[in-house]
The part of an RNA shown here (small-subunit ribosomal RNA, central domain) has 350 nucleotides and comes from an uncultured bacterium.
Context: one part of a larger RNA
C1' cells in the first nucleotide's frame, strides 16, 4: 500500500472554538453532470486466450477467432447522488415560565489554628525519639492569661454528592458572567455532524519583573542510623510555595477507553426539573426527561472484563498504531529568555 487494529498487548490528539474538505432529515418539481442502457466510432501490429496447420515432436512460425474490460459521439432511463427552485418539522436553534450548582471573574467581610512580638503569672527545664543527641532555655524557656502584627488555608456540613469542554473548581457576603437542565410549542425552517491546517484554554515543578513571606519545604547544615549512608528518623533551613503581570504548554493531562446519530431484557441506589394519583397539605406511591453509581441478561472480549454512561449493533468524521533495543535520541526546521518543547530519522543489533 492493502488490510487488520487502538480499556490493560504498538495504537484515541489534553480540551475546547472553529476553517476547508468529508458527510448529511421529509417532500415536490425541472435538468440530466455521476450514475444505467442501446447504437456507432476507435482501441495499430506483435504479445496473452482459444481452435486450425507448417519445421519428424516441442521451443518456434502461419492463418483464423475472441480479447483489448478503455475512450469519444449520438439516442434513450430517472432509483440514488449531484445541480437548481418550491413546500415541511420530527434534527438544530430561538422566545416564554422555572430551576440546581466548590462553573468563572473582580471586590469586601468573618473565624479556628500555627508562627512572631509586647506584657502578666510562674519556675527548671522544653522539645525530639524505637533510643537519643544537634537545638531552645536562669539573659527566665516550656506551660499558662491578656492585648498586638502578619501570611496562608478554610475544621464541622462532605455525599462512588454538585459545577466545568479539559486541566480543575469548596468560609461567607454582594456585583459582573458562561454552561447545562426541566416544562411550553409561539418563531426560524436542515440553519446540522465531524473537522486537516489554524486559533485559544491548559496540573504541578520551572522562568523573567516587582511585590509578599506565617507554616511548610526541595537545596544546604548540623544530629542520629550504619560496614558506609550523599537516604528513610531528628533539629534547623534558603528557593519555592501566596499576588499581579509576562514566559513555559508538559503529566498515569486517566475512564489508560475521541466526537455525533440512531437501535438493543432487566433490577437497584443518587441528585436537578416536571407529570399522575391521593389529601386540607405534606410525606408516601407511580411516572417522564437529563446527570451521576453499583449489579446483571444477551451479545462482544485472548481473557480480565464492558454490557443503554457499552468494550453489544450500524453509519459518518478526526487522530494515531504497523516486532524489541538504538529513541522520543541526532540532524535539520518551528517555537521558547533559559529549562526545554515539537516535528521525528537511520546506521547498527536481536
Nucleotide at each position: 500500500c492493502u488490510g487488520g487494529g487502538c480499556g490493560u498487548a504498538a495504537a484515541g490528539g489534553g480540551c475546547g472554538c472553529g476553517u476547508a474538505g468529508g458527510u448529511g432529515g421529509u417532500u415536490g418539481u425541472g435538468u440530466a453532470a455521476g450514475u444505467c442502457a442501446g447504437a456507432u466510432g476507435u482501441g495499430a501490429a506483435a504479445u496473452c486466450c482459444c481452435g486450425a496447420g507448417g519445421c519428424u515432436c516441442a521451443a518456434c512460425c502461419u492463418c483464423g477467432g475472441a480479447a483489448c474490460u478503455g475512450c469519444a459521439u449520438c439516442u434513450g432511463a430517472u432509483a440514488c447522488u449531484g445541480c437548481a427552485u418550491g413546500a415541511c418539522u420530527a434534527g438544530a436553534g430561538u422566545g416564554c415560565a422555572g430551576c440546581a450548582g466548590a462553573g468563572g471573574g473582580a471586590a469586601a467581610c468573618g473565624g479556628a489554628a500555627u508562627u512572631c512580638c509586647c506584657a502578666g503569672u510562674g519556675u527548671a527545664g522544653a522539645g525530639g525519639u524505637g533510643a537519643a543527641a544537634u537545638u531552645c532555655g536562669u539573659a527566665g524557656a516550656u506551660a499558662u492569661u491578656a492585648g498586638g502584627a502578619g501570611g496562608a488555608a478554610c475544621a464541622c456540613c462532605a455525599g462512588u454528592g454538585g459545577c466545568g469542554a479539559a486541566g480543575g473548581c469548596g468560609g461567607c457576603u454582594g456585583c459582573c458572567u458562561g454552561g447545562a437542565c426541566u416544562g411550553u410549542a409561539a418563531c426560524u425552517g436542515a440553519c446540522g455532524c465531524u473537522g486537516a491546517g489554524g486559533c485559544g484554554c491548559g496540573a504541578a515543578a520551572g522562568c523573567g519583573u516587582g511585590g509578599g513571606g506565617a507554616g511548610c519545604a526541595a537545596a544546604c547544615a548540623g544530629g542520629a542510623u550504619u560496614a558506609g549512608a550523599u537516604a528513610c528518623c531528628c533539629u534547623g533551613g534558603u528557593a519555592g510555595u501566596c499576588c499581579a503581570c509576562g514566559c513555559c504548554g508538559u503529566a498515569a493531562a486517566c475512564g489508560a477507553u475521541g466526537g455525533g446519530u440512531a437501535c438493543u431484557a432487566g433490577g437497584u441506589g443518587u441528585a436537578g426539573a416536571g407529570a399522575g394519583u391521593a389529601u386540607c397539605g405534606a410525606c408516601c406511591c407511580u411516572u417522564u426527561c437529563u446527570g451521576u453509581g453499583c449489579c446483571g441478561g444477551a451479545g462482544u472480549u485472548a481473557a480480565c472484563a464492558c454490557a443503554a454512561u457499552a468494550a453489544g449493533u450500524a453509519c459518518c468524521c478526526c487522530g494515531c498504531c504497523u516486532g524489541g533495543g538504538g529513541a522520543g535520541u541526532a540532524c535539520g526546521g518551528c517555537c521558547g529568555c533559559a529549562a526545554g518543547g515539537u516535528u521525528g530519522a537511520a546506521a547498527c543489533u536481536c